[in-house]
RNA sequence: UUUAGUAAAAUGCUGAAUCUAAGUUUUUAAAUGAGCUUAGAGCGGGGGAUUUAAUCUUUGGGGUGAAUCACGUUUCGUGUAGGGCUUAACACCUUAUCGCCCGAACCCGGCAACUAACCUCGUAAGCUGAGAAAGGUGGAAAA
Repeated sequence: UUUAGUAAAAUGCUGAAUCUAAGUUUUUAAAUGAGCUUAGAGCGGGGGAUUUAAUCUUUGGGGUGAAUCACGUUUCGUGUAGGGCUUAACACCUUAUCGCCCGAACCCGGCAACUAACCUCGUAAGCUGAGAAAGGUGGAAAA
C1' cells in the first nucleotide's frame, strides 16, 4: 500500500416504527447508560352509515407491504409491474442518464367496497461504505 474477515462507536439507509413523563430491572463513582411496562403527543394501519359504485359468494374472499405477473430445463432459475440507494451546511421535490440492490414474508378465518360520527390496533426488525451527477423549492437556528 492492497485484499479479506470480526467487534464497537459515529455517520447514514429501508421502514409508520419517533419524542416526552412516570415506574421498574440492570449498569455506573453518579439517573450515568441500556432494556422493559404504563400513559400522553406525533406518525402509520384496520373496522365502520347515508349517498354512490359495484363485484364476489370451494374456481372461496380479504388485510399489511414496493414485493405483482409471466415463462421455463420447476421447490430452483430467467425476466417483469412496482420499489430503494447519493450530489448539497440542512430538509424536500422533479427530471432523465448510467451504476448497484429488492421484487419477500406474514396475518384474518367464511367475513369486511368507499365511508361522517364512532370503535380499535401498531410504534418493530434489519443493514452500514453502502452511487456518480443535474435542475429546482424552502425554511429554521446561531453569530
Model confidence (mean pLDDT): 75 of 100. A computed fold for a 143-nucleotide RNA from a Bacillota bacterium, annotated as c-di-AMP riboswitch aptamer (ydaO/yuaA leader). Rfam family: c-di-AMP riboswitch aptamer (ydaO/yuaA leader). Rfam's curators write: This family represents a conserved RNA structure found upstream of the ydaO and yuaA genes in Bacillus subtilis and related genes in other bacteria.